[in-house]
The prediction has a mean pLDDT of 81. A computed fold for a 105-nucleotide RNA from Firmicutes bacterium HGW-Firmicutes-4, annotated as c-di-GMP-I riboswitch aptamer. NCBI's taxonomy places the organism under Bacteria, Bacillati, Bacillota. The sequence was found by an Rfam model in a public genome assembly.

RNA sequence: AAGAGCGAAUAGCAAAUCAGGUGAAAGUCUGUGACGCAAAGCUUCAGGGUCUAAGUUAUGAGUAGCGAUUCAAAUCGCAACAUAAUAUGACAGCCAGCUGCCACA
Numbered sequence: 001a002a003g004a005g006c007g008a009a010u011a012g013c014a015a016a017u018c019a020g021g022u023g024a025a026a027g028u029c030u031g032u033g034a035c036g037c038a039a040a041g042c043u044u045c046a047g048g049g050u051c052u053a054a055g056u057u058a059u060g061a062g063u064a065g066c067g068a069u070u071c072a073a074a075u076c077g078c079a080a081c082a083u084a085a086u087a088u089g090a091c092a093g094c095c096a097g098c099u100g101c102c103a104c105a
Stems, first nucleotide, its partner, number of pairs: 003104001005102001012037002018031005035093001041098003047095002049091003055086006065078004
């Protein structure tokens, strides 16, 4: 230096649950609590994968809400409902990139 963690030692982190906050949601923050973790340290602007769909786009249904036009029918626009697609949102305790303690020594 590379490799890898049988047994230690000094330390560390903190799943689910419950409570409060925050967000459209996925999720996240604080407290509680330990399922577990040799990187459960850092990094979504190295990369992959997964989750959500506020907003946007498209479609549908209804003849029903509002407005315009019209003798009327029809037509057009807006709003609402449903479906689909899509991150600029999220996950590092999914893979991964980078760095690190002790020991092998």